[in-house]
Context: one part of a larger RNA
Molecule: large-subunit ribosomal RNA, domain VI
Organism: Thermoproteota archaeon
């Protein structure tokens, strides 16, 4: 832009992609087989490696936006903060992203073959799986599992709702676990969209001031204390104002 009005939610599947893996243990069974020596087929159970898909409850990894401890040196001096020094260095460390962590798949069965084994069976009285015909056989194909999928221009189908500068859409603004832009998605005063505040988790790990001890360094008390980012809520205090513009006249 199209699918000859729009909006929603559901959907059918022509088509496309993806998966398809391996290994050890047991148990049939020390069983068939074998002079022993060794040692199954089949069918059955467990676990485990690899691949992939999704997650963040736990284990960790980052976490220059959080919290402490510290060294140098500066802010006139003490105290308490601040800069800079590689985020000065040092221990932690919330969301989020993440693997080494979690969790699920990698089944189960049909259907046609291949090579092989077969039935029956003549040409060719026999004899032959083939020359008519019928089985039966693989991780391999075709379904069956998982994703997409009607621009599948043959543009499907079902339900419901709205109608004329209407229905809707868009600009625009608050935003997002969405995201290079765009798109998408949530809100937009009839509202929790983000910021803020205010409790909650959840970090750090015991703040300043004051007091008490101690000549001091310090070291108890007040006190799981002070502080705190992306997390959960709750609440209109800020901003989402006001409006503008496409879209027409029941869809030959």
């Nucleotide at each position: 832009c199209g699918c000859a009005g729009g909006a929603u939610a559901c959907u059918u599947g022509a088509g496309a992609g993806g998966a398809g893996c391996c290994a050890u243990c047991c148990c049939u069974a020390g069983u068939a087989c074998g002079a022993g020596a060794g040692g199954a087929c089949c069918g059955g159970g467990a676990u485990g490696g690899g691949g992939c898909a999704g997650g963040c409850u736990c284990u960790g990894g980052u976490g220059u936006a959080c919290c402490a401890g510290u060294u140098g040196u500066u802010u006139c001096c003490c105290a308490a903060g601040g800069g800079c020094a590689g985020c000065g260095c040092u221990g932690g460390g919330u969301a989020g992203c993440c693997a080494u962590c979690c969790u699920g798949c990698u089944a189960c069965g049909g259907g046609a073959u291949a090579a092989g084994c077969g039935c029956u069976g003549a040409a060719a009285g026999c004899a032959u799986c083939u020359a008519a015909g019928c089985g039966u056989g693989a991780a391999g194909c075709c379904c069956a599992c998982c994703u997409c999928a009607a621009g599948a221009u043959a543009a499907g189908g079902u339900a419901u709702c709205c109608c004329u500068g209407a229905a809707g859409g868009g600009c625009c603004g608050u935003g997002g676990g969405a995201g290079a832009c765009u798109a998408c998605c949530a809100c937009g005063u009839a509202g929790a969209u983000a910021g803020g505040c205010u409790g909650c988790a959840g970090g750090u790990g015991g703040a300043a001031g004051c007091u008490c001890g101690g000549u001091g360094a310090c070291g108890g008390g007040u006190g799981g204390a002070g502080c705190c980012a992306a997390g959960c809520a709750g609440u209109a205090c800020u901003a989402a104002u006001c409006g503008c513009c496409c879209g027409u006249u029941u869809g030959g």